[in-house]
Molecule: transfer RNA
Organism: Puniceicoccales bacterium
C1' cells in the first nucleotide's frame, strides 16, 4: 500500500427482507424472603446502535467518508 471482519447498556452478545416502544444474560439499585448473609423471587435505572453525511414516508439494518481493534496479502 491492497483486501476482509468487528464496533449496539458497566461487561459478554442477539437483532430476520429496512417497518411502527432497541433486547437478552451477567453486573448494579430497590423490594420480598432469612435471626443475618448467600442463593432464590419480583421490579427499576442504565443506549442518540463508534463518528459524520446521504438515500427513504421510515435506517441498528442500505450507501459514502472517517476512527479504533483484528486477520490475510504485498
Nucleotide at each position: 500500500g491492497g483486501g476482509g471482519a468487528a464496533u449496539u447498556a458497566g461487561c459478554u452478545c442477539a437483532g430476520u427482507u429496512g417497518g411502527u416502544u432497541a433486547g437478552a444474560g451477567c453486573a448494579u439499585c430497590a423490594g420480598c424472603a432469612u435471626g443475618a448473609c448467600a442463593c432464590g423471587c419480583u421490579g427499576g435505572g442504565g443506549g442518540u446502535c463508534g463518528c459524520u453525511g446521504g438515500u427513504u414516508c421510515g435506517a441498528g439494518u442500505c450507501c459514502a467518508g472517517u476512527a479504533u481493534u483484528u486477520c490475510c496479502c504485498a